[in-house]
Notes: This is a predicted structure of a 341-nucleotide RNA (Bacterial RNase P class A) from a Gammaproteobacteria bacterium. The source organism's lineage runs through Bacteria, Pseudomonadati, Pseudomonadota and Gammaproteobacteria. The RNAcentral record of the sequence draws on ENA. A source record names the gene rnpB.
RNA sequence: GGAGUCGGCCGAGCAGCCGCCGGGGAAACCCGGAGGAAAGUCCGGGCUCCAUAGGGCAGGGUGCCAGGUAACGCCUGGGAGGCGCGAGCCUACGGAAAGUGCAACAGAAAACAUACCGCCGCGGCUUAGGUAGCGGUAAGGGUGAAAUGGUGCGGUAAGAGCGCACCGCGCAGGUGGCAACACGCUGCGGCAAGGCAAACCCCACCUGGAGCAAGACCGAAUAGGGGAACGUUGAGUGGGCCCCACGAGUUCCCGGGUAGGUCGCUAGAGGCAUGCGGCGACGCGUGCCCCAGAGGAAUGGUUGCUCUCGACAGAACCCGGCUUACAGGCCGACUCCUUCU
Numbered sequence: 001g002g003a004g005u006c007g008g009c010c011g012a013g014c015a016g017c018c019g020c021c022g023g024g025g026a027a028a029c030c031c032g033g034a035g036g037a038a039a040g041u042c043c044g045g046g047c048u049c050c051a052u053a054g055g056g057c058a059g060g061g062u063g064c065c066a067g068g069u070a071a072c073g074c075c076u077g078g079g080a081g082g083c084g085c086g087a088g089c090c091u092a093c094g095g096a097a098a099g100u101g102c103a104a105c106a107g108a109a110a111a112c113a114u115a116c117c118g119c120c121g122c123g124g125c126u127u128a129g130g131u132a133g134c135g136g137u138a139a140g141g142g143u144g145a146a147a148u149g150g151u152g153c154g155g156u157a158a159g160a161g162c163g164c165a166c167c168g169c170g171c172a173g174g175u176g177g178c179a180a181c182a183c184g185c186u187g188c189g190g191c192a193a194g195g196c197a198a199a200c201c202c203c204a205c206c207u208g209g210a211g212c213a214a215g216a217c218c219g220a221a222u223a224g225g226g227g228a229a230c231g232u233u234g235a236g237u238g239g240g241c242c243c244c245a246c247g248a249g250u251u252c253c254c255g256g257g258u259a260g261g262u263c264g265c266u267a268g269a270g271g272c273a274u275g276c277g278g279c280g281a282c283g284c285g286u287g288c289c290c291c292a293g294a295g296g297a298a299u300g301g302u303u304g305c306u307c308u309c310g311a312c313a314g315a316a317c318c319c320g321g322c323u324u325a326c327a328g329g330c331c332g333a334c335u336c337c338u339u340c341u
Stems, first nucleotide, its partner, number of pairs: 001337010012306007020033005035312001039323002042321005047211004059207005064078005079093001080091004094202002099200002101196002116141002118137005124131002149167006168191001169189005174183003215263004225254006236246003270289008307310001
């Protein structure tokens, strides 16, 4: 100098004026006002209502091990397998010697194994070459994504774990590790159990439903419901009263509930700084801070200056994750290549 890997961060800045939403104040005025993803609504939890003796089944989810956490399908550390020269990255990664099922095309054969070419033996025919038939074999060729351990030596008519050595595999023990797992440390077995479980299934663990338009409180006008008393043998109204006229309801109590209002609503698994424990995720302690909360839905407009000339995108109950989108820029750790000293 070039190419890359991992982790973290910023997301135009400052000032004036005019506005918008929330809070405080008698007023002047003061204070606060979107994001790293507020997004997708894919997981997990808080909260609320409904359901619910206990246990089991069904259904759904998760799936190497250990830890973290309120919890998780998240995170951290580790193991195994794969990729990369490397820093590093990726993985639904339990069980295929319980059962069932599946595998297009090609191929003899895709799981009871089997034999197309070939090789070998016998052998009828044939002048030789060759070849019908019977048997052996699975080394070589061929098919396929995948073909019944690999290499070598021996062995054989030709071959074959048929025998042996090494490698691989399985089982048992030992050692290390909490564990996943690792290690020819030892012994046994010629090898049996080809693949697929994001096919059914088996095993282990987890698992009620709906969601803030959840839900709670106050509550008219008008209409309607229930109860009691008095009423067509005249209550009540007109009027001071009588006569008279009209006349079927009148009075009281009770909850339900619409409009509307209030709460839920933002002080929280909260933020910042710092000390301690832990490899880490994270936990414990101390100090300081308060940081949107609407209900047609607020964060905008304009002016000036500056710069690298500005991406994706806008809260609606809250929180922890994951995923996806994103102009440009900054910081740290590390790897590889080249050159110079």